The RNA shown here (transfer RNA) has 72 nucleotides and comes from a Candidatus Moraniibacteriota bacterium. Taxonomically the source falls in Candidatus Moraniibacteriota (Bacteria, Bacteria candidate phyla). The sequence is in RNAcentral, with records from ENA. The coordinates come from a structure-prediction model, not an experiment, and the mean pLDDT is 81. It matches the Rfam family "tRNA". It is annotated as a transfer RNA.
RNA sequence: GUCCUCGUCGUAUAACGGAUAAGACACAUCCCUCCGAAGGAUGAAAUCGUGGUUCGAUUCCACGCGAGGACA
Numbered sequence: 001g002u003c004c005u006c007g008u009c010g011u012a013u014a015a016c017g018g019a020u021a022a023g024a025c026a027c028a029u030c031c032c033u034c035c036g037a038a039g040g041a042u043g044a045a046a047u048c049g050u051g052g053u054u055c056g057a058u059u060c061c062a063c064g065c066g067a068g069g070a071c072a
Base pairs, nucleotide, nucleotide: 001071002070003069004068005067006066007065010025011024013022018055027043028042029041030040031039048064049063050062051061052060
């Protein structure tokens, strides 16, 4: 340099173009306990950026940014 794949809560993952963007672990508060652990209840937390297509975009397209890989 060319090509391919990927980018969603703190982490690893879901989500036919139409959901209040979901559950798990972790975290916070409360319950339980003599105190913890375990268990139970509740809660906070995310779509890489800018455009485009569309009635509607996490999803499709373009460019950029970032990560990984193949070739040279």